[in-house]
Predicted 3D model of a 73-nucleotide RNA (transfer RNA) from Candidatus Omnitrophica bacterium CG08_land_8_20_14_0_20_41_16. It matches the Rfam family "tRNA". The family's RNA type in Rfam is transfer RNA. It was read from a public genome assembly. Model confidence (mean pLDDT): 81 of 100.
């Protein structure tokens, strides 16, 4: 400095072809216990890296930057 992949909840990662933002573990609160643990049942939490664009609509498509991992030099 050139390609190539990834960035979505506190972790770990789904999202099918553009229209519902989720799931596991974690946290809350209740309930079950003498307590813990396990279990049930309910919730909270997300500027989808970050900007512009393009669509009647963008996690998903285009163009720029930003980080982390790889190839080439």
């Nucleotide at each position: 400095g050139g390609g190539g992949c990834u960035g979505u909840a506190g972790c770990u990662c789904a999202g099918c072809u553009g229209g519902g933002a989720g799931a596991g573990c974690g946290c809350g609160u209740g309930c079950u216990u003498u307590g813990c643990a396990a279990g049930c049942a309910u919730g909270a939490g997300g500027u989808c890296a970050g900007g512009a664009g393009u669509u009647c609509g963008a996690u998903c498509c285009u163009c720029c930057u930003c980080a982390g991992c790889u190839c080439c030099a």